RNA sequence: GGGCGGCUAGCUCAGUGGCAGAGCAUUUCUUUGACGUAGAAAGGGUCGAAGGUCCGAUUCCUUCGCCGCCCA
Numbered sequence: 001g002g003g004c005g006g007c008u009a010g011c012u013c014a015g016u017g018g019c020a021g022a023g024c025a026u027u028u029c030u031u032u033g034a035c036g037u038a039g040a041a042a043g044g045g046u047c048g049a050a051g052g053u054c055c056g057a058u059u060c061c062u063u064c065g066c067c068g069c070c071c072a
Stems, first nucleotide, its partner, number of pairs: 001071007010024004018055001026042005048064005
């Protein structure tokens, strides 16, 4: 220098155009003598950044950033 993959909640990851989700974690309540387990509820996201297409973008297109792999 060229090619490919990844970036979404605190962590691990789903989500291929129509109001962003799960598990674990956190907080509260119930249960217990207490802790744990179990059950219920709640909070938590500028979807890596900037543009473009579209009535509408996490999703499609372009450029850039970071991480990883391959080729040279």
Notes
Transfer RNA from a bacterium, 72 nucleotides, folded computationally. Its mean pLDDT, the model's own confidence on a scale to 100, is 84.